[in-house]
The RNA shown here (small-subunit ribosomal RNA) has 1387 nucleotides and comes from an uncultured bacterium.
The RNAcentral record of the sequence draws on ENA, Greengenes and SILVA.
It matches the Rfam family "Bacterial small subunit ribosomal RNA".
The coordinates come from a structure-prediction model, not an experiment, and the mean pLDDT is 83.
RNA sequence: AGAGUUUGAUCUGGCUCAGGAUGAACGCUGGCGGCACGCUUAACACAUGCAAGUCGAGCGGAGAGAUAUACGGAAGAUUUCGGUUGGAAGUAUAGAACUUAGCGGCGGACGGGUGAGGAACGCGUGGGUAACCUGCCCUGUACAGGGGGAUAACACAGAGAAAUCUGUGCUAAAACCGCAUAAGCUUACGGGACCGCAUGGUCUUGUGAGAAAAAACUCCGGUGGUACAGGAUGGGCCCGCGUCUGAUUAGCUAGUUGGAGAGGUAAGAGCUCACCAAGGCGACGAUCAGUAGCCGGUCUGAGAGGAUGGACGGCCACAUUGGGACUGAGACACGGCCCAAACUCCUACGGGAGGCAGCAGUGGGGAAUAUUGCACAAUGGGCGAAAGCCUGAUGCAGCGACGCCGCGUGAAGGAUGAAGUAUUUCGGUAUGUAAACUUCUAUCAGCAGGGAAGAAAAUGACGGUACCUGACUAAGAAGCCCCGGCUAACUACGUGCCAGCAGCCGCGGUAAUACGUAGGGGGCAAGCGUUAUCCGGAUUUACUGGGUGUAAAGGGAGCGUAGACGGCAUGGCAAGUCUGAAGUGAAAGCCCGGGGCUCAACCCCGGGACUGCUUUGGAAACUGUCAGGCUAGAGUGCUGGAGAGGUAAGUGGAAUUCCUAGUGUAGCGGUGAAAUGCGUAGAUAUUAGAAGGAACACCAGUGGCGAAGGCGGCUUACUGGACAGUAACUGACGUUGAGGCUCGAAAGCGUGGGGAGCAAACAGGAUUAGAUACCCUGGUAGUCCACGCCGUAAACGAUGACUACUAGGUGUCGGGUAGCAAAGCUAUUCGGUGCCGCAGCAAACGCAAUAAGUAGUCCACCUGGGGAGUACGUUCGCAAGAAUGAAACUCAAAGGAAUUGACGGGGACCCGCACAAGCGGUGGAGCAUGUGGUUUAAUUCGAAGCAACGCGAAGAACCUUACCUGAUCUUGACAUCCCGAUGACCGCUCCGUAAUGGGAGUUUUUCUUCGGAACAUCGGUGACAGGUGGUGCAUGGUUGUCGUCAGCUCGUGUCGUGAGAUGUUGGGUUAAGUCCCGCAACGAGCGCAACCCCUAUCUUUAGUAGCCAGCAUUUGAGGUGGGCACUCUAGAGAGACUGCCAGGGAUAACCUGGAGGAAGGUGGGGAUGACGUCAAAUCAUCAUGCCCCUUAUGACCAGGGCUACACACGUGCUACAAUGGCGUAAACAAAGGGAAGCAAAGCUGUGAGGCCGAGCAAAUCCCAAAAAUAACGUCUCAGUUCGGAUUGUAGUCUGCAACUCGACUACAUGAAGCUGGAAUCGCUAGUAAUCGCGAAUCAGAAUGUCGCGGUGAAUACGUUCCCGGGUCUUGCACUCACCGCCCGUCA
Repeated sequence: AGAGUUUGAUCUGGCUCAGGAUGAACGCUGGCGGCACGCUUAACACAUGCAAGUCGAGCGGAGAGAUAUACGGAAGAUUUCGGUUGGAAGUAUAGAACUUAGCGGCGGACGGGUGAGGAACGCGUGGGUAACCUGCCCUGUACAGGGGGAUAACACAGAGAAAUCUGUGCUAAAACCGCAUAAGCUUACGGGACCGCAUGGUCUUGUGAGAAAAAACUCCGGUGGUACAGGAUGGGCCCGCGUCUGAUUAGCUAGUUGGAGAGGUAAGAGCUCACCAAGGCGACGAUCAGUAGCCGGUCUGAGAGGAUGGACGGCCACAUUGGGACUGAGACACGGCCCAAACUCCUACGGGAGGCAGCAGUGGGGAAUAUUGCACAAUGGGCGAAAGCCUGAUGCAGCGACGCCGCGUGAAGGAUGAAGUAUUUCGGUAUGUAAACUUCUAUCAGCAGGGAAGAAAAUGACGGUACCUGACUAAGAAGCCCCGGCUAACUACGUGCCAGCAGCCGCGGUAAUACGUAGGGGGCAAGCGUUAUCCGGAUUUACUGGGUGUAAAGGGAGCGUAGACGGCAUGGCAAGUCUGAAGUGAAAGCCCGGGGCUCAACCCCGGGACUGCUUUGGAAACUGUCAGGCUAGAGUGCUGGAGAGGUAAGUGGAAUUCCUAGUGUAGCGGUGAAAUGCGUAGAUAUUAGAAGGAACACCAGUGGCGAAGGCGGCUUACUGGACAGUAACUGACGUUGAGGCUCGAAAGCGUGGGGAGCAAACAGGAUUAGAUACCCUGGUAGUCCACGCCGUAAACGAUGACUACUAGGUGUCGGGUAGCAAAGCUAUUCGGUGCCGCAGCAAACGCAAUAAGUAGUCCACCUGGGGAGUACGUUCGCAAGAAUGAAACUCAAAGGAAUUGACGGGGACCCGCACAAGCGGUGGAGCAUGUGGUUUAAUUCGAAGCAACGCGAAGAACCUUACCUGAUCUUGACAUCCCGAUGACCGCUCCGUAAUGGGAGUUUUUCUUCGGAACAUCGGUGACAGGUGGUGCAUGGUUGUCGUCAGCUCGUGUCGUGAGAUGUUGGGUUAAGUCCCGCAACGAGCGCAACCCCUAUCUUUAGUAGCCAGCAUUUGAGGUGGGCACUCUAGAGAGACUGCCAGGGAUAACCUGGAGGAAGGUGGGGAUGACGUCAAAUCAUCAUGCCCCUUAUGACCAGGGCUACACACGUGCUACAAUGGCGUAAACAAAGGGAAGCAAAGCUGUGAGGCCGAGCAAAUCCCAAAAAUAACGUCUCAGUUCGGAUUGUAGUCUGCAACUCGACUACAUGAAGCUGGAAUCGCUAGUAAUCGCGAAUCAGAAUGUCGCGGUGAAUACGUUCCCGGGUCUUGCACUCACCGCCCGUCA
């Protein structure tokens, strides 16, 4: 700091991502330690334990044991049984120490928890208190004299289940109550001094009144008490400023606002009360509704901001819910009281008890949050004189990767780059120095030993902890996410729009780097991902820092209130502003510098910052304010002209319609064409007259006026505004304008008029598949007037108002000034209204002094598309409806301007057998052939508009052959490698089969160093062979097509933000992007043309197998001699280039005509096919990736099929006849082919052919006869002497073989068909048409295909139309490009 996503590119605009963060949760995984943190949900309910007590040095009691004294005298010992000794229990007294139920004191208002409520002086910040309080603490002053009466405990009695309560009696105090004293305090009435900020405060003084105490304790030091003053601390109250959203909440308020009085409080106050007044708050947002504890801070951000308020700290509020007070210095009190409510518990049913939002813990809720731990050792707190007691505050420990920080899971060497795995083009490559292996080390964990600080004298929960030392083993310690782009990281397999992924774009339909798995890689690491939320990116609410002509967005227009902003100069003030100083801005946090834990996190110390608020000194430029001025803004006056400005009244002519009358006759009217309609009852047409309503031709003009809507015959009346000139007057009076008010086209509504024409609705006629439309004939509201509503329009310049400034040019309207003699012209100036254009702006288009430029002021409006200007609510309206105006849900776009193309039943220009003009066909018949369909065991497969269909196939009887049936083989019909056997293999013979297969027999190698080798066959094993199996949408190659159309591009430059443009467009011209000229282009490439081949003319060279003019010879033949002149053959050349002339054109390119010439403007024909389009065709020519089959989807054999046949289509042949058929005799080609061949002549057959076979590997011989044609004869318009299908019989040829299924011959038979509907095809000259000939394939088998020559036309005015194409231009919501996109209904 950006990126992805609308588009082929650009802009606007939304959506999404990368970052950081968290009291988190979930998934997978999990070694250690330190420091923090841990119910965000149910302020839901709570079992159990603990969390506030302490003081016996305030008091009276009670209790236990020790001691002393006095009584007492047990057990035991001993005994002479008399006793002696022993001294326990018990009783009384004393008092040191101890315990404590009660009275009393202090504490319990702190500490701890929670965030429900609350939008508030609650909080923050800064002030005020002259309106207040303050226990314990500190300082000072003064004092403490003398009395009194009770009461708990306790005892007795009683009630009750209990909690508890009652009665009687006794008693103490630092408990309680009078009295005395009064420095001081309070208060009432006075005096004086000083001060302040209004009430007032302080000091002093006089008089009156009022209220104190424990002569307690003592270790004699003191502790405690009372009063007052001061301090400190803590609080109460008040005020300025700040503190969320909603106007679809606009009015709220009755103690409400104020007064004076009283009460009340620590204290001011409607805090409370009676009375009086009628105020108070509110667009600067009252009231109402929703949400929320506030802050220091925290997160994010460059900052400004935005979000947030968990832990820690400050404040507030609350303690089951609601209310209340008591006590007290302090509470309206979490572990106090009373009442009410809900809930829970106990109960003897009468009545009682309770409050975890304290620490643990339980249930519940929830995605989710810990131990019913240890200790008062430390730091604090309460009480106490103290020892001390209490303390779930706190210090620690436990659980949790919840977060932050640190450490480890080893280090060095180690290549045959091991094995395994993955992949592979099979060669390798990767994992990978990684491992193994060798050497070393021991941080952490584990074991053992020592062992702190924290503690001032004693006292250590933590804890045998931190830390130190030793021995020991590489052992105990790595996962998670991702790998299509954004975003670092790629391959294989599986899957096959399935399963799935996905944050956005999107991936998956048989070769998925996007799904799943594996290998590899990338990232982070004891964590990694996902989800949720916040900030950022987002300048996407724009203060910093956005916009509104067309992308979302200027109110329809004006007047004007509040508000905001405001001319020139002077003086004062100092609110804003600037500057200095002071106070405050708590601590923690943040930043900087140090220091302490081994480092870090963490902690400690010092400094800074905390951008703020307050007080105060100063400055006076600017804003503000006050004062008095000015005239340039604004306004008034005066003079003048322009105008469809407005309102009302009157008036005019043209036209339409209707009525009356006349003339007149059969139609009128209307349309693309018609019909409905009108008309013989007289229309239309025409003439005259009358009626009525509405609108005002020409003038008329991007002319005028008006704020906009809007305004148009003429006249009059009333009236608004603007403009020019003048400079007399006012003296900033200005601009804008939320609300508000007014105006506001058309349509519509109400009441009453009016109604000629026009005309929604409606009716009829047409059109159409339909036609609730467009067209026609009618026709009602309405349109018109008056009054009243409505209040909207693409109310548009899609451009708010005002002011100032910023090059010009040229029209036009209304004024003025100057010059010229002037119709008028020129120059200049002010105000309107247009066009062009510079700078500048703009996404571009464009705007450009009438700004969309440069600045300023004010208002309105916008924030992705749809839902939707919809719903609800409210206001307005008679209604129609208008104004205001959401959300759920849904999409990743919607949109603007421009660009390239494609397209258009858009335009312009041009071309093509495209149409037209012609000639001949197809479509009808029969047959041939291909296709579809059907059939079949199979009818193998492919080709499908043009551009499949006599196409692959230049030729299916077997073969071909890929199909079907049956039989057979399995390393295979074919290739390579290995092993074994044999010596051959081949060939020949026989058996057998439908045939291959199978079986038997015969024959039989080479070289040699004798080891063997080579070769061949057979057998075997496995690698492999094989596939016309799939995918032409995985491909190469080849081909078709647009199209032989004239196009398609590039380099550099220039223009544009960019896609792109320019060049290549324009003016001419051409068959042509062919050439010329011009031009921000200059050049170049692939195409065009030319170069190549054939052909048309000539020259030259050559002359056999070709030719024969002349010569000779034979005559049956150029047969022979001879010749090469000619034809011809085939080499080399020439020739044609707009070269020449004339005209046109721009002095060009070029066009038209002409000359010469065999040929003239590309002479004719061919080959040659630009960039690309159609996922066009072909995996069955071939090659090939992947997939599939492997005793079969391979191989081989026989037979069948590809030849089927109700039908449909394409391409052809033959015909329908006389321009003809048949017969007879006769003439003239070119180009080809020939050895497994062409075959002459001869003989033979009616013929196909047969026999024989000369010649010829060819300018020599053969196929080979050319036919149409011309001549003669015949037929005479008919299903024929046309036509030949079909069928019968008999044959010929090829071939192993003509049944399915060949061609031909002869004889016989003699079908349809008499020129072909709609429709449609070819052709512009040696062409169409017509006639025959040849070749390839091929054993045989053309009406097909490819070639060859013969005869040989007609027509083209022209480009309106059909089809196709090219160039320019225009529109476009298409760009997969009109076979597009897209709307509605239904499923």